[in-house]
RNA sequence: UGCUUAUCAAGAAAGGCAGAGGGAAAUGGCCCUGUGAAGCCUUGACAACCUGUCCCGAUUUAUCGGGAUAAGGUGCCAAAUCCAUCUCCGGAAUUCCGGAGGAAGAUAAGUC
Numbered sequence: 001u002g003c004u005u006a007u008c009a010a011g012a013a014a015g016g017c018a019g020a021g022g023g024a025a026a027u028g029g030c031c032c033u034g035u036g037a038a039g040c041c042u043u044g045a046c047a048a049c050c051u052g053u054c055c056c057g058a059u060u061u062a063u064c065g066g067g068a069u070a071a072g073g074u075g076c077c078a079a080a081u082c083c084a085u086c087u088c089c090g091g092a093a094u095u096c097c098g099g100a101g102g103a104a105g106a107u108a109a110g111u112c
Stems, first nucleotide, its partner, number of pairs: 002111007013043005021032003026085004044077001046075001049073003052069007081104001086101006
């Protein structure tokens, strides 16, 4: 990097350096930002994907399911993945509203 599976309307702060951008891509919006963006560092929080530990159940020897914990590995700490753009359905009747799904993206685990 590719592939597979799962989840994505919840949640979570400060300080230092830095000095103009940022919110994945494209388009259209709309936001954040010198009352300090991105990035880097320190501490902390959130969360429970994986490991560990503990408990319960099933099964019958080695696995599965559920719960807890938060020690470890990640992740993450503006706004629904900020909203929409593709398909279908329903309502409306003029470019609208709602629902389901897809595509793309992010994260985790496994694998090539």